[in-house]
Molecule: transfer RNA
Organism: Candidatus Shapirobacteria bacterium
RNA sequence: AGGUCCGUGGUGAAAUUGGCAUCACAACGGUCUCCAAAACCGUUAUUCCAGGUUCGAGUCCUGGCGGACCUG
Repeated sequence: AGGUCCGUGGUGAAAUUGGCAUCACAACGGUCUCCAAAACCGUUAUUCCAGGUUCGAGUCCUGGCGGACCUG
């Protein structure tokens, strides 16, 4: 330099050919307990950035940024 794939809560992931952003763990609060752990109940928090298409974008298009791999 060229090519392929990827980017979603603190972490790991899901989201059906575009239609309510969801799950587990973690964190926090509560119940229980002499205290804690476990268990149970609840709460908070997420689409890499900027444009475009569309009634509607995590998803499609363009450009950028970042990461992994391959080729030279």